This is a predicted structure of an 89-nucleotide RNA (c-di-GMP-I-GGC riboswitch aptamer) from an Anaerolineae bacterium. The sequence was found by an Rfam model in a public genome assembly. The source organism's lineage runs through Bacteria, Bacillati, Chloroflexota and Anaerolineae. The model forms 95% of the base pairs in the Rfam consensus.

[in-house]
RNA sequence: AUAGAUAAAGGCAAACUCAAUGAAAGUUGAGGGCGCAAAGCUAUGGGUCUAAAGCUGAUUUUUCAGCCAAGAUCGCCAAGCCGCCUGUU
Numbered sequence: 001a002u003a004g005a006u007a008a009a010g011g012c013a014a015a016c017u018c019a020a021u022g023a024a025a026g027u028u029g030a031g032g033g034c035g036c037a038a039a040g041c042u043a044u045g046g047g048u049c050u051a052a053a054g055c056u057g058a059u060u061u062u063u064c065a066g067c068c069a070a071g072a073u074c075g076c077c078a079a080g081c082c083g084c085c086u087g088u089u
Stems, first nucleotide, its partner, number of pairs: 001088004011036002016031006034075001040081003044078003047073004054067005
């Protein structure tokens, strides 16, 4: 410099269960293990999810629908930064 066949050494941890937290999406801890060569970090661009508050409309007096400030997700895709092991040159 380049590649990821063996998950080997070491590492992460989906669903699900319990607890905490939040309006919700979700997050955190413990168990668990579907998978992962960046499933390490950063919400910068796009996507997706939520939408208590706010706005609009309906209903007619407390509900429903739409939009949305904002929030979440890097285990959706790009981008940036950093890095382990092994093979080849």